[in-house]
Context: one part of a larger RNA
RNA sequence: CUGCGCGAUAAGCGCGCGCAGGUGGGUGAACAGUCGGAAGUGAAAUCUUGAGGCUCAACCUCGAGGCUGCUCCCGAAACUGUUCGCCUAGGGACUGGUAGAGGCUGGUAGAAUUCCCGGUGUAGCGGUGGAAUGCGUAGAGAUCGGGAAGAAUACCUGUGGCGAAGGCGGCCAGCUGGGCCAGAUCCGACACUGAGGCGCGAAAGCGUGGGGAGCAAACAGGAUUAGAUACCCUGGUAGUCCACGCCGUAAACGAUGGGCACUAGGCGCUGGUGGGAGCGACCCCUUCAGUGCCGUAGCUAACGCGAUAAGUGCCCCGCCUGGGGAGUACGGCCGCAAGGCUGAAACUC
Numbered sequence: 001c002u003g004c005g006c007g008a009u010a011a012g013c014g015c016g017c018g019c020a021g022g023u024g025g026g027u028g029a030a031c032a033g034u035c036g037g038a039a040g041u042g043a044a045a046u047c048u049u050g051a052g053g054c055u056c057a058a059c060c061u062c063g064a065g066g067c068u069g070c071u072c073c074c075g076a077a078a079c080u081g082u083u084c085g086c087c088u089a090g091g092g093a094c095u096g097g098u099a100g101a102g103g104c105u106g107g108u109a110g111a112a113u114u115c116c117c118g119g120u121g122u123a124g125c126g127g128u129g130g131a132a133u134g135c136g137u138a139g140a141g142a143u144c145g146g147g148a149a150g151a152a153u154a155c156c157u158g159u160g161g162c163g164a165a166g167g168c169g170g171c172c173a174g175c176u177g178g179g180c181c182a183g184a185u186c187c188g189a190c191a192c193u194g195a196g197g198c199g200c201g202a203a204a205g206c207g208u209g210g211g212g213a214g215c216a217a218a219c220a221g222g223a224u225u226a227g228a229u230a231c232c233c234u235g236g237u238a239g240u241c242c243a244c245g246c247c248g249u250a251a252a253c254g255a256u257g258g259g260c261a262c263u264a265g266g267c268g269c270u271g272g273u274g275g276g277a278g279c280g281a282c283c284c285c286u287u288c289a290g291u292g293c294c295g296u297a298g299c300u301a302a303c304g305c306g307a308u309a310a311g312u313g314c315c316c317c318g319c320c321u322g323g324g325g326a327g328u329a330c331g332g333c334c335g336c337a338a339g340g341c342u343g344a345a346a347c348u349c
Base pairs, nucleotide, nucleotide: 005319006318007303012317014200015199016198017197021193022192023191025087026086027085028084029083030082032080033079034076035075036074037073039071040070041069047065048064049063050062051061052060053059090190091187092186093185094183095182096181097180098179102176103175104174105173106172107171108170109153113149114148115147116146117145118144119143120142124135125134161168162167205246206245207244208243209242210241214240215239219235220234221233222232257316258315259314260313261312262311265294266293267292268291269290270289271288272287274285275284276283298305299304322349323348324347331342332341333340334339
């Protein structure tokens, strides 16, 4: 120094960008580490060992070894490093295609809902397990015509697609990010990960201003009930929507961090490539990228996972260490607040 783990048992940061750090492709040269040889030095005592002296021993004396180190010189070149040079398999660029609810902004369409106006028309409507509250002769509900508003986009829709995650769904236009396939023109290891840091981040919530159709915490009423601060019903305000600014959480889940390589097959779906056949979107073969189901070896406590690994390895990060106390207290940082992040102990089983 190494020898437990993280799908559900405690444990993968919600996701990304990225400084430091850690790790890093092929080949050549030099050689710092490394290895070999030689020389010098490594005081004495101590230590090991042989022998000797005190009647033994401790102790003492002599000889030998050792003192695992340091310095310099001559060599070796597999591994690591450094510097210089070359390479193209990683990575990036380029060219040509291509799919998509990826993002932002503006516009626009139809259905539905509610409200308003008008026509027809009359006694109910609504709601439930059954009712009632509620609405309606001041004309409701139904139906027809006209108008206004806000929000969401049926069918297509998929076991589908896109995005790092959160998430994204009518149509059109503008701006814009990423991916995939083919080519192999250029650069030539420029890479992977990433403590801190920075950014993004559903819903709810907060601030200011707008908007408000439907829905609907709170609230009110009607029921139910022993009660009913609920479930059911009638209403209904924040909110839900928009702009700008905060918040920073989640069963932020695949409860599975990222990268690379390797390891039987079979059956789908999505986007490409090459080839075959064909009237053909169909079909057959091939090869990439993605997304599913089953399954071999292997792994697993079992369940299950199984080329989208939880298999076999390497690199980097994060995290766990009995239950409760407790994600609490205290302190710090952040926030307008709500609260968030960090995060104990006593005590107890």
Small-subunit ribosomal RNA, central domain from an uncultured bacterium, 349 nucleotides, folded computationally. Rfam family: Bacterial small subunit ribosomal RNA. The RNAcentral record of the full RNA draws on ENA, Greengenes and SILVA. Its mean pLDDT, the model's own confidence on a scale to 100, is 89.